[in-house]
RNA sequence: UGAGGUUCAAGGCAAACCACGCGAAAGUGUGGGACGCAAAGCCAUGGGUCUACUGCCUUCGGGCGAUGACUGCCAGGUUGCCGCA
Numbered sequence: 001u002g003a004g005g006u007u008c009a010a011g012g013c014a015a016a017c018c019a020c021g022c023g024a025a026a027g028u029g030u031g032g033g034a035c036g037c038a039a040a041g042c043c044a045u046g047g048g049u050c051u052a053c054u055g056c057c058u059u060c061g062g063g064c065g066a067u068g069a070c071u072g073c074c075a076g077g078u079u080g081c082c083g084c085a
Base pairs, nucleotide, nucleotide: 012037013036017032018031019030020029021028022027035072041078042077043076045075046074047073048070049069050068055064056063057062
């Protein structure tokens, strides 16, 4: 320095749910709250999933459709904490 990992120590983040807001929706911000997480830090780059306002089509039932969303779906990139072995 790199890979793996989790012994010790200091800590970190925050699911569901609730309240108030933003958004057409998916979803998301803040506060509370902890299911869990060694990157559950960051990036929408690849795959995947979700939504469909405006739009197009329609047998008027719906269908198509991201430029929207999800990093706590997987991978990749990138940056960190500890140090017993």
Source information: The RNA shown here (c-di-GMP-I riboswitch aptamer) has 85 nucleotides and comes from a Chloroflexaceae bacterium. The organism belongs to Chloroflexaceae, within Bacteria. Model confidence (mean pLDDT): 84 of 100. Rfam family: c-di-GMP-I riboswitch aptamer. Gene Ontology term of the family: cyclic-di-GMP binding.